RNA sequence: GGGAGGGUGGUCUAGUUUGGUAUGAUACUCGGUUCGGAUCCGAGUGGUUGAGGGUUCAAAUCCCUCCUCUCCCA
Repeated sequence: GGGAGGGUGGUCUAGUUUGGUAUGAUACUCGGUUCGGAUCCGAGUGGUUGAGGGUUCAAAUCCCUCCUCUCCCA
C1' cells in the first nucleotide's frame, strides 16, 4: 500500500438479510427468603448503538468520510 471482518449500558452479547419504542445475561441498588450469610425469587437503575455527515415521516440497520481493533496479501 491492497483486501476481509469487528466497535451496541460497568462487562459480554442479540438485533442489520425485511428501516418502525434497544434483546438477554452479568454487575449494581432495593425487597423477599435465612438466626445471619451464600444460593434462589421479585422489582428497579444503567445505552447520545465508535465519530461526523447524507437519504427517509422514521436509521444500530441503507449511503459517504474518518477514528480504532483483529486477520490475510504484498
Molecule: transfer RNA
Organism: Promethearchaeota archaeon